[in-house]
């Protein structure tokens, strides 16, 4: 330098050919329960989606450029 995959919550992942409140588990806070702790159950907080543009009535999703990570080729 070229090719491929990926970047969504503190962490690990979903999000089905664009469509109206972006979901789950762990973690975190509160409550219940227990003599108490852990486990357990309930409720809640937490990301507007790598950055910037474009297309569209509408973009995490499509297009372009750039940044980063992983793998491969030279």
């Nucleotide at each position: 330098g070229c090719c491929a995959a990926g970047g969504u919550a503190g962490c690990u992942u979903a999000g089905c050919u664009g469509g109206u409140u972006a979901a789950a588990g762990c973690c975190c806070g509160c409550c219940a329960a227990u003599g108490g702790u852990a486990a357990u159950g309930g409720c809640g907080a937490g990301a507007c989606c790598g950055u910037g543009g474009g297309u569209u009535c509408g973009a995490c999703u499509c297009c372009c450029a750039c940044c980063c990570u992983u793998g491969g080729c030279u």
Molecule: transfer RNA
Organism: Patescibacteria group bacterium